Annotation:
A computed fold for a 351-nucleotide part of an RNA from an uncultured bacterium, annotated as small-subunit ribosomal RNA, central domain.

Context: one part of a larger RNA
RNA sequence: CUGGGCGUAAAGGGAGCGCAGGCGGCUUCUCCAGCCGGGCGUGCAACGCCGGGGCCCAACCCCGGCCUUGCGCCCGGUACUGGGAGGCUUGGAUUGUCCAGGGGCUGGCGGAAUUCCCGGUGGAGCGGUGGAAUGCGUAGAUAUCGGGAAGAACACCGGAAGCGAAGGCGGCCAGCUGGGGACACAUCGACGCUGCAGCUCGAAAGCGCGGGUAGCAAACAGGAUUAGAUACCCUGGUAGUCCGCGCCGUAAACGAUGCGCGCUUGGCGUGCGCGGGGUUUCCCCCCGUGCGUGCCGCAGCUAACGCGUUAAGCGCGCCGCCUGGGGAGUACGCCCGCAAGGGUGAAACUC
Numbered sequence: 001c002u003g004g005g006c007g008u009a010a011a012g013g014g015a016g017c018g019c020a021g022g023c024g025g026c027u028u029c030u031c032c033a034g035c036c037g038g039g040c041g042u043g044c045a046a047c048g049c050c051g052g053g054g055c056c057c058a059a060c061c062c063c064g065g066c067c068u069u070g071c072g073c074c075c076g077g078u079a080c081u082g083g084g085a086g087g088c089u090u091g092g093a094u095u096g097u098c099c100a101g102g103g104g105c106u107g108g109c110g111g112a113a114u115u116c117c118c119g120g121u122g123g124a125g126c127g128g129u130g131g132a133a134u135g136c137g138u139a140g141a142u143a144u145c146g147g148g149a150a151g152a153a154c155a156c157c158g159g160a161a162g163c164g165a166a167g168g169c170g171g172c173c174a175g176c177u178g179g180g181g182a183c184a185c186a187u188c189g190a191c192g193c194u195g196c197a198g199c200u201c202g203a204a205a206g207c208g209c210g211g212g213u214a215g216c217a218a219a220c221a222g223g224a225u226u227a228g229a230u231a232c233c234c235u236g237g238u239a240g241u242c243c244g245c246g247c248c249g250u251a252a253a254c255g256a257u258g259c260g261c262g263c264u265u266g267g268c269g270u271g272c273g274c275g276g277g278g279u280u281u282c283c284c285c286c287c288g289u290g291c292g293u294g295c296c297g298c299a300g301c302u303a304a305c306g307c308g309u310u311a312a313g314c315g316c317g318c319c320g321c322c323u324g325g326g327g328a329g330u331a332c333g334c335c336c337g338c339a340a341g342g343g344u345g346a347a348a349c350u351c
Base pairs, nucleotide, nucleotide: 003323004322005321006320007305008304012319014201015200016199017198021194022193023192025088026087027086028085029084030083031082033081034080035077036076037075038074039073040072041071042070048066049065050064051063052062053061054060091191092188093187094186095184096183097182098181099180103177104176105175106174107173108172109171110154114150115149116148117147118146119145120144121143125136126135162169163168206247207246208245209244210243211242215241216240220236221235222234223233258318259317260316261315262314263313266296267295268294269293270292271291272290273289274288275287276286277285278284300307301306324351325350326349333344334343335342336341
C1' cells in the first nucleotide's frame, strides 16, 4: 500500500462532547483545479517487444521502429467533483402549544422491618442443623407488651412497562435542572454526518482525609463435616457496604451487534401522543398516523445457530478494530496513579 473481515470462529473503542480531517440536499449562473479530448516538447543508454541485418545456425552482436504507462506547456470540452455568486426547503436547528417519564442534583418528610437500650409480663430454655456443636440464657434469655435510639433499604404498585449516551435510575413532597416525543406548520436556510488527537462521564471493588455503622459481611476466630477441609453448613466478626471531599478508570462496561442517513412484504402485543369514528360522557372500542419497546415471521442474508423496517437484508459516509494457538495483555520503554494498578504493548522460544 492492499485484500477479506469484526452477534457466537480473531476482531465494535465502556459511553458521550468535539478541534483538525474525511464525507455532503434540490437548483441557476460562472470559473475550469480535479476529469476528458487534441497538439507540441521531454521521458539517457542498456533491457523488453516487432521488423531487418552480421558471425554456417543458435547463443551473441548490430540497425530501425515501438515501448518508456510519466511530467511540462498550448488549444479545446464542461456531465460529474471542486472554487465563486445567487435562489430553494425536504436534512438540521429555532419558535409556539401540548405530553409522558425510577433522567440528574439538593433539601425535607414517612411507614414496615432489623438491631440495640429502658421498663412490664413470664420462668427455662433459646438458637442453629442433614444431625449437631460452638454461641446466648436463672446476673432472667427466647417469647410478648409499652417506650426510646440508630443506621440502611424502600414490600405491595412493579409490568417482556418507563427514563437515560453509557455506567445506571424505584417510598413521598418541594426546589433547581438535562434530554425526548407529538401537533402546528410560523422562523433560519444545508447551518449537516462522522470524528484521529483532546476533553468529560464512567458499575462494583479498591485508595486518601474526615464522619457514620442497624443489618450484611472479605479477612479472622470458633463449632461441625471430612482421610484432610486453609471450603461448602453453623456461631461470631473487622475492613467494607453508607455520607462529604479527592483519587482510581476497570468489567461477561453484553444486544458479546460503533454512529448517522436512505431503501426493502407482513402479523400480533405493549408504552406515550395526534387526527377521525363509535359508544358515551370517571371509561372503553375501532380506523389512520408518529415516536418508543417486545414477539413471530416474507424476501434476502448467514458456516450454522439465527437475523429479519429496532437487520445480522440492500446501499452510502466516517471512526474503531482483527490477521493461527501458546509465550502474553507478559517484558522493556514511555504516559497516568498515593498505592493497588491502568494505558500503550513486543520478542526469543514453541506447537

Its Rfam family is "Bacterial small subunit ribosomal RNA".